Predicted 3D model of a 75-nucleotide RNA (transfer RNA) from a Verrucomicrobiaceae bacterium.
Rfam family: tRNA. Rfam's curators write: Transfer RNA (tRNA) molecules are approximately 80 nucleotides in length.
RNA sequence: GCCGGCUUAGCUCAGUGGUAGAGCAACGGUUUUGUAAACCGUCGGUCUUCGGUUCAAAUCCGAAAGUCGGCUCCA
Numbered sequence: 001g002c003c004g005g006c007u008u009a010g011c012u013c014a015g016u017g018g019u020a021g022a023g024c025a026a027c028g029g030u031u032u033u034g035u036a037a038a039c040c041g042u043c044g045g046u047c048u049u050c051g052g053u054u055c056a057a058a059u060c061c062g063a064a065a066g067u068c069g070g071c072u073c074c075a
Base pairs, nucleotide, nucleotide: 001071002070003069004068005067006066007065010024011023012022013021018055026042027041028040029039030038048064049063050062051061052060
């Protein structure tokens, strides 16, 4: 330099056009003499950024950024 994947909650991930979800974590409760475990509940997201398409975009298109990988290397 070229090509490709990925970016969604604190973490790991799902969600392929119609009001964003799960598990874990955190917090509260039940239970226990107490802790852990178990069970119930709550909180937590401008979906990396900008622009475009559409009645409607996490989702489709373009660009940028970050990250991972492959190829190519020489002036």